[in-house]
The RNA shown here (c-di-GMP-I riboswitch aptamer) has 87 nucleotides and comes from an Armatimonadota bacterium. The model forms 95% of the base pairs in the Rfam consensus.
RNA sequence: UACCGAUAAGGGCAAAACCACCGCGAGGUGGCGGCGCAAAACCACGGGGCUCGCUCUCACCGGAGUGGAGCCGGCCGGGUUACCGAA
Numbered sequence: 001u002a003c004c005g006a007u008a009a010g011g012g013c014a015a016a017a018c019c020a021c022c023g024c025g026a027g028g029u030g031g032c033g034g035c036g037c038a039a040a041a042c043c044a045c046g047g048g049g050c051u052c053g054c055u056c057u058c059a060c061c062g063g064a065g066u067g068g069a070g071c072c073g074g075c076c077g078g079g080u081u082a083c084c085g086a087a
Stems, first nucleotide, its partner, number of pairs: 004085002012037002018031005035074001041080003045077003048072005054067001056065003
C1' cells in the first nucleotide's frame, strides 16, 4: 500500500413518525427523532423501482395509454474519495 473488518479507539451518518418550507407529484431542505449503516460519503454510467404538470392517441363525470421529462445513491452493479488497524 492492497485485501479485509474486531466485544479495539476516536468518532461519523441518520430510517420511520412528527413539525415547518419547496414541488402538480415521486420527492427534496431544515428541526426533532434513531431504524439501522464500515463507506448509509460523492457521482444518474448500466439495471431496477417510483412520479406525470407537458406532447400525442383513445375515451368523454372520472380516466387509460404513449413520447419525453423528473425522482430514488438507505434497491443493486459500477466509478471516485476516505478514519482506524486486531486476526

The sequence was found by an Rfam model in a public genome assembly.